Context: one part of a larger RNA
Molecule: small-subunit ribosomal RNA, 5' domain
Organism: uncultured bacterium
RNA sequence: AACGAACGCUCGCGGCAUGCCUAACACAUGCAAGUCGAACGAACCCUUCGGGGUGAGUGGCGCACGGGUGCGUAACGCGUGGGAACCUGCCUUUAGGUUCGGAAUAACAGUUAGAAAUGACUGCUAAUACCGGAUAAUGUCUUCGGACCAAAGAUUUAUCGCCUUUAGAUGGGCCCGCGUUAGAUUAGAUAGUUGGUGGGGUAAUGGCCUACCAAGUCGACGAUCUAUAGCUGGUCUGAGAGGAUGAUCAGCCACACUGGGACUGAGACACGGCCCAGACUCCUACGGGAGGCAGCAGUGGGGAAUAUUGGACAAUGGGCGAAAGCCUGAUCCAGCAAUGCCGCGUGAGUGAUGAAGGCCUUAGGGUUGUAAAGCUCUUUUACCAGGGAUGAUAAUGACAGUACCUGGAGAAUAAGCUCCGGCUAACUCCGUGCCAGCAGCCGCGGUAAUACGGAGGGAGCUAGCGUUGUUC
Numbered sequence: 001a002a003c004g005a006a007c008g009c010u011c012g013c014g015g016c017a018u019g020c021c022u023a024a025c026a027c028a029u030g031c032a033a034g035u036c037g038a039a040c041g042a043a044c045c046c047u048u049c050g051g052g053g054u055g056a057g058u059g060g061c062g063c064a065c066g067g068g069u070g071c072g073u074a075a076c077g078c079g080u081g082g083g084a085a086c087c088u089g090c091c092u093u094u095a096g097g098u099u100c101g102g103a104a105u106a107a108c109a110g111u112u113a114g115a116a117a118u119g120a121c122u123g124c125u126a127a128u129a130c131c132g133g134a135u136a137a138u139g140u141c142u143u144c145g146g147a148c149c150a151a152a153g154a155u156u157u158a159u160c161g162c163c164u165u166u167a168g169a170u171g172g173g174c175c176c177g178c179g180u181u182a183g184a185u186u187a188g189a190u191a192g193u194u195g196g197u198g199g200g201g202u203a204a205u206g207g208c209c210u211a212c213c214a215a216g217u218c219g220a221c222g223a224u225c226u227a228u229a230g231c232u233g234g235u236c237u238g239a240g241a242g243g244a245u246g247a248u249c250a251g252c253c254a255c256a257c258u259g260g261g262a263c264u265g266a267g268a269c270a271c272g273g274c275c276c277a278g279a280c281u282c283c284u285a286c287g288g289g290a291g292g293c294a295g296c297a298g299u300g301g302g303g304a305a306u307a308u309u310g311g312a313c314a315a316u317g318g319g320c321g322a323a324a325g326c327c328u329g330a331u332c333c334a335g336c337a338a339u340g341c342c343g344c345g346u347g348a349g350u351g352a353u354g355a356a357g358g359c360c361u362u363a364g365g366g367u368u369g370u371a372a373a374g375c376u377c378u379u380u381u382a383c384c385a386g387g388g389a390u391g392a393u394a395a396u397g398a399c400a401g402u403a404c405c406u407g408g409a410g411a412a413u414a415a416g417c418u419c420c421g422g423c424u425a426a427c428u429c430c431g432u433g434c435c436a437g438c439a440g441c442c443g444c445g446g447u448a449a450u451a452c453g454g455a456g457g458g459a460g461c462u463a464g465c466g467u468u469g470u471u472c
Base pairs, nucleotide, nucleotide: 001471002470003469005468006467007466008465009464012344013343014342015341016340017339018337019336020302025300026299027298029297030296031295034061035060036059039058040057043054044053045052046051068255069254070253077180078179079178080177081176082175083174086172087171091168092167095164096163097162098161099133100132101131102130108123109122110121111120112119113118139148140147141146153160154159155158181227182226183225188218189217190216193215194214195213196212197211198210199209200208230252231251232250233249234245235244236243237242257278258277259276260275261274280291281290282289283288308334310333311332312331316330317328318327319326320325347377348376349375350374357368358367359366360365383408384407385406386405387404391399416461417460418459419458420457421442422441423440427456428455429454430453431452437444438443
């Protein structure tokens, strides 16, 4: 000098920030991802019979973003600079196409199992759901002969879609050089191990996987092992070089009760999806089921220690939708906390019988001290009353009757903390008597203690002041 701090004493206001560093411990409750009727059928409601609306179901898009945490990871994880063998929904762009048919199924109805969760059977129906045929290139594959591959419609008739394709943009996957903590009281490590050939697999390269062949590969320039740790931009300190650190904000990575697995999809091996195993909790009619706050609040626990079960989608952004709009604990705001930084205030002038009281005293006086009282003013802040934004405009403001402005009354509503032996600014009296105690170091205290405790006085900082912890 600094802090995501804590503790003690104290506390008036505002602005801007910040707020579980410990148990990646367990979680009651509510909310945090929906949307589209301009894809579809049926049902219900209203109707001016034109039409309009509602919530389930099929279908589409989204749910891989946004938000949280730092367990793991010493690694191509991250940082930086390169590379070739790749993919990319929505978006922009290029060239074309959008033809003919079919069979189902949920909803629904009936029967039925079960405590429930959830099903089973029979029957009916639609689609931008599913399937078949046609068409087929500047697409894919190719032995260069050829072979193969698509589509879906909707409405307000102006468009929005759908399929193939070209290029791009964006986003991502992969590889490599260099850099990236400590320990040798860790010296050898390694059989898919290192390389090759054939095959498989992937969007793609590759022992990624597999069969066979060879025996390699790494290592004192520290392999392997162990411990610790998310990395970076940055942050703190320092004249710098360095040292320490990685909260908030931003980029990347990893994880989502623990371990494993795949499905769907442009994208996941998926926080609020699925399956299996395990631990835990809950329901049960004992046959069987349900759950996952390291989302926002909140609870218990741990701890020296860290906030409201708030408001709004008004703005910014995101998802869906042609749109109106709906959703959004992202976000914007408000609440709590001197946790930090910054700003302001707690009055100003005048006032000497230097009042009273306190303290000291050589008893004369000194000091507290212009301090108070008194007199004259002012009104920041707080209070009362009135007006009242910007943020957003065609309209729409949670914040908020907030910020701000005007007027009013009245010094009124507002000062503490630590220290005073030296270092180190600031001294006397009383009490105590190696006791009680102080202390960062030196050291004070055993009867005149400027060092303990109290008082008066003083010094320093000030809505803070000290102590403790940690870093430079």